[in-house]
A computed fold for a 168-nucleotide RNA from Streptomyces dangxiongensis, annotated as c-di-AMP riboswitch aptamer (ydaO/yuaA leader). Of the family's consensus pairs, 92% are formed in the model. The RNAcentral record of the sequence draws on Rfam. Lineage of the source: Bacteria > Bacillati > Actinomycetota > Streptomycetaceae > Streptomyces.
RNA sequence: CGUGCGCACGCGCCGAAUCCCGCAAGGGAACCGGGGAACCACCACCCUGGGGUGAAUCUCGCGAACGCCGACGUGGAACUCAUGGAGUCCACGACCGGUAUACGCGCGUAGGAGACCUUCCUGCUCCGAACCCGUCAGCUAACCCGGUAGGCGGCGGAAGGAAAGGAG
Numbered sequence: 001c002g003u004g005c006g007c008a009c010g011c012g013c014c015g016a017a018u019c020c021c022g023c024a025a026g027g028g029a030a031c032c033g034g035g036g037a038a039c040c041a042c043c044a045c046c047c048u049g050g051g052g053u054g055a056a057u058c059u060c061g062c063g064a065a066c067g068c069c070g071a072c073g074u075g076g077a078a079c080u081c082a083u084g085g086a087g088u089c090c091a092c093g094a095c096c097g098g099u100a101u102a103c104g105c106g107c108g109u110a111g112g113a114g115a116c117c118u119u120c121c122u123g124c125u126c127c128g129a130a131c132c133c134g135u136c137a138g139c140u141a142a143c144c145c146g147g148u149a150g151g152c153g154g155c156g157g158a159a160g161g162a163a164a165g166g167a168g
Stems, first nucleotide, its partner, number of pairs: 011153004018029004030148006040138001049136001050133004058108001060106004067099004072093005078088004111127004116166002118163005
């Protein structure tokens, strides 16, 4: 001097997830979410239920369990044709062929985020998840019920330009 890790402080980011009171239990404010009339909207049933939070949807391609169909083998009752047997139906079974789905993967994509705050323009870097309700919910005044978690970041792409207002 560089790099990695850890701790502390501070400044920030995604998100509703912050602040105040109280010894505590807990309470309040604010923000956020759900249920819930009239009017309006949708209009039956079945199949593969349906719905919610969230930006997190959707097309295409590949793979794809259980399932379904065909063919094959074995067994079975009845019927038909025929008298060598075959066909229809049911059950089971490995392989093979086809088909469709949950799901997985890939390129994209609706949409979303990024350093004073809001809006617009031009860019760059990213995200495009996860979870919940439980057969049930359109909107929805009154009313009712809940949440206030968690996870991250750097030497500047924390970029440049424009407008208004505010903060420091």